[in-house]
RNA sequence: GGGAGUAUAGCUUAGUUGGUAGAGUAUAGCUUUUGCAAAGCUAUGGUCCGGAGUUCAAAUCUCCGUGCUUCCA
Numbered sequence: 001g002g003g004a005g006u007a008u009a010g011c012u013u014a015g016u017u018g019g020u021a022g023a024g025u026a027u028a029g030c031u032u033u034u035g036c037a038a039a040g041c042u043a044u045g046g047u048c049c050g051g052a053g054u055u056c057a058a059a060u061c062u063c064c065g066u067g068c069u070u071c072c073a
Base pairs, nucleotide, nucleotide: 001072002071003070004069005068006067007066010025011024012023013022019056027043028042029041030040031039049065050064051063052062053061
């Protein structure tokens, strides 16, 4: 220098043909216990990496940029 992949909750991540964003874990509360742990229930938490475009509507499609991973030279 060129090619490919990836970026979503504090962390790990799903979202497969564009249609109001989920799970696990963590955290807080409650139940249970003499107490702790474990278990169960509830709640909290996301400008979906940034910008622009297409569309009635974009995490999803297109373009540019940035970070990370990887291949070639």
Molecule: transfer RNA
Organism: Chromera velia